[in-house]
RNA sequence: GGUAGAGGUCGCAUUAUUAAAUAUUACUAUUAUUGAGGAAAAGCACCUGUGAGAUAAUAGGAAAGGUAAUAAUGCCGAAAUAUAUAAGUUUUGCUUUGAGCUUAUAUGUUGGGGUUAUGUAUAAUAUGCAUAACACUGUCACUUUAUGUGGAGAGCUAUC
Repeated sequence: GGUAGAGGUCGCAUUAUUAAAUAUUACUAUUAUUGAGGAAAAGCACCUGUGAGAUAAUAGGAAAGGUAAUAAUGCCGAAAUAUAUAAGUUUUGCUUUGAGCUUAUAUGUUGGGGUUAUGUAUAAUAUGCAUAACACUGUCACUUUAUGUGGAGAGCUAUC
C1' cells in the first nucleotide's frame, strides 16, 4: 500500500409511508376603528383617500427546515458539525446587496451510543452541535494483572 472485516442499552445515513409539532401561525377574504403610506436595504416598476399600513373580530387556512415510528436500500468516517467558496432556491416584479434554506467542494473537529449540567442553533421542554461530569461499549498501548491507567477512527483486526 491492496483486499476482507468488527463495534451497537436506538451503530450511521438516504428514500418511502405515517404521526406529532410548527399552527387559534404565515397567508387569503370580509367587517369595525384609525387615516398615509407600503416590502430586509438601495434603484426602477408597482399598489394606495374607489383607503396604505396598523389593531381587533369572524370565516378559511398551509409549507420548508428540524423530530419520531415503521419498512426498504446503501453502509461502518458510517456520518455529524464549524468555517470558506460556488451553484440553486425563498424573501411583491426586475437589478444589486443582505438574510434564511438546500446541494457540492475544500479544510478543521468528533471512536460509538447514553444520562446530567451549561452554552449555542431552533417556534420548541423535540433535536443537533460544543464543553464539563458520570458510568457503559468496542479497540489499542502500558504494567501494578487491577472489573487498573492512558490514547484516538490519520485508529483497530485478519490476510497478501